[in-house]
RNA sequence: CAUCGACAAGAGCAAACUUGGCGAAAGCCAAGGACGCAAAGCUAUGGGUCUUCCAGAGUUCUUCUGAUGACUGCCAAGCCACCGAA
Numbered sequence: 001c002a003u004c005g006a007c008a009a010g011a012g013c014a015a016a017c018u019u020g021g022c023g024a025a026a027g028c029c030a031a032g033g034a035c036g037c038a039a040a041g042c043u044a045u046g047g048g049u050c051u052u053c054c055a056g057a058g059u060u061c062u063u064c065u066g067a068u069g070a071c072u073g074c075c076a077a078g079c080c081a082c083c084g085a086a
Base pairs, nucleotide, nucleotide: 004084005083012037013036017032018031019030020029021028022027035073041079042078043077045076046075047074048071049070050069054066055065056064057063
C1' cells in the first nucleotide's frame, strides 16, 4: 500500500415511533428516540423504487401516461476516510 474486519480501542451515524416546522404528495428539516450500520461518509451517474402540484390523453369519472420532485438505510459505479488483531 492492497485486501480483510477482533466479543480490540477511541469515535461516528441513527430505523420505527413521538412532537414541532416545510411540502400538492413522495418526502425533507429540527428535537427526542435506537432497529440497525465498517463506509448507514459524499455524488441521483446507471438501474430500481415512490410521488403527480402541473402537463397531456381520456372523458364527466375521478381513470391512464409523464419528473422537472424525492429515496444513497434498494443494487451498482465514482470519489474520499478512522483504527489495526488474525
c-di-GMP-I riboswitch aptamer from Desulfitobacterium metallireducens, 86 nucleotides, folded computationally.
It matches the Rfam family "c-di-GMP-I riboswitch aptamer". On this family, see Weinberg et al., Nucleic Acids Res 2007: "Identification of 22 candidate structured RNAs in bacteria using the CMfinder comparative genomics pipeline". Rfam describes the family as follows. GEMM was predicted in a large-scale screen for bacterial structured RNA regulatory elements.